[in-house]
RNA sequence: CUCUUAUAAAGAGCGGUGGAGGGAAGUGCCCUAUGAAACCCGGCAACCAUCACGAAGGUGAAAAGGUGCCAAGUCACGCGAAGUGGAUACUUUGGAAGAUAAGAG
Repeated sequence: CUCUUAUAAAGAGCGGUGGAGGGAAGUGCCCUAUGAAACCCGGCAACCAUCACGAAGGUGAAAAGGUGCCAAGUCACGCGAAGUGGAUACUUUGGAAGAUAAGAG
């Protein structure tokens, strides 16, 4: 990097360093000197692993291990379908793309 499977409306600091950017990309809309990114500490969750039960799917426990995460629904939309509507608008839903985990190449 590619493929497969699973998940996503919940949750997480009034800390330290740091100094201007950040929210994947496009469009939009936001966050940010009342302090961005990054690092440290802290926290959340429970995918893998662990433990218990079970024939199995699975259920439960714990949080010391491997990851992940800690503005906004994955911040919203983009493509398709259905519905509503005067409307290039709205609603629902599927997908695409992206994210994370586990596995494979």
Predicted 3D model of a 105-nucleotide RNA (SAM riboswitch aptamer (S box leader)) from Lysinibacillus composti. The prediction has a mean pLDDT of 85.